Overview: Predicted 3D model of a 72-nucleotide RNA (transfer RNA) from Candidatus Andersenbacteria bacterium RIFCSPHIGHO2_02_FULL_45_11. The prediction has a mean pLDDT of 82. Rfam family: tRNA. About the family: Transfer RNA (tRNA) molecules are approximately 80 nucleotides in length. It was read from a public genome assembly.
RNA sequence: GCACUCAUAGCUCAACGGCAGAGCAGUGGCCUUUUAAGCCAACGGUUGGGGGUUCGAGUCCCUCUGGGUGCA
Numbered sequence: 001g002c003a004c005u006c007a008u009a010g011c012u013c014a015a016c017g018g019c020a021g022a023g024c025a026g027u028g029g030c031c032u033u034u035u036a037a038g039c040c041a042a043c044g045g046u047u048g049g050g051g052g053u054u055c056g057a058g059u060c061c062c063u064c065u066g067g068g069u070g071c072a
Stems, first nucleotide, its partner, number of pairs: 001071007010024004018055001027041004048064005
C1' cells in the first nucleotide's frame, strides 16, 4: 500500500429493513443468625463519527476513525 473482517449497556455477545435484547457485573428487595449461594425486580444504549438510500436503518450503500487477519 491492497483485500477481508469487526465496532451495540460497565464487560461478553444477540437482534428477517418494522417496539434495541440476553448473560455477567453493579443497585434494591426476598431468603438466611450473618455472609456466600439461590430467587424476584427495576436500572443501565446518541448501536464508533459523518453522509446517503428508504414510509421506516443496529441492519443496505459511501466515507472517516480505531481493532484484528491475510497478501505485498